[in-house]
RNA sequence: UUAAGAGUUUUAUAGGGUUCCGUAGUUUUGAAUCACAAACUAGCCUGGUCCGAGAUAAAACAUGCAAUUUUAUUGUAUACACGGAAGGAUAAAAGCCUGGGAGAU
Numbered sequence: 001u002u003a004a005g006a007g008u009u010u011u012a013u014a015g016g017g018u019u020c021c022g023u024a025g026u027u028u029u030g031a032a033u034c035a036c037a038a039a040c041u042a043g044c045c046u047g048g049u050c051c052g053a054g055a056u057a058a059a060a061c062a063u064g065c066a067a068u069u070u071u072a073u074u075g076u077a078u079a080c081a082c083g084g085a086a087g088g089a090u091a092a093a094a095g096c097c098u099g100g101g102a103g104a105u
Stems, first nucleotide, its partner, number of pairs: 007061006015051002020048002022045001023042006062078007080100001082103001086098003
């Protein structure tokens, strides 16, 4: 300097906004009032649904090595990881994707 490799999925979380639900407010109609219903507004509304980490966690699978009563079982290992800006999707946004990127050491 170049090439290859650093596994996959599920669940949960950090986090995220506002399609839907809920909550709050406003408005309209109704035999009158309240309640109920509908529409609009609000995510500097706690929440439910939803999205969600390479550098978060757990589990299962998978792979490497070794042994054994051998075509499978058991054991063991799967390390390290600072990181913009800009852009993209979805209703919208984000530690999502671009991206183990550009860079830094």

About this RNA: A computed fold for a 105-nucleotide RNA from Aminipila terrae, annotated as Guanidine-I riboswitch aptamer. RNAcentral holds the sequence, with entries from Rfam. Its mean pLDDT, the model's own confidence on a scale to 100, is 83.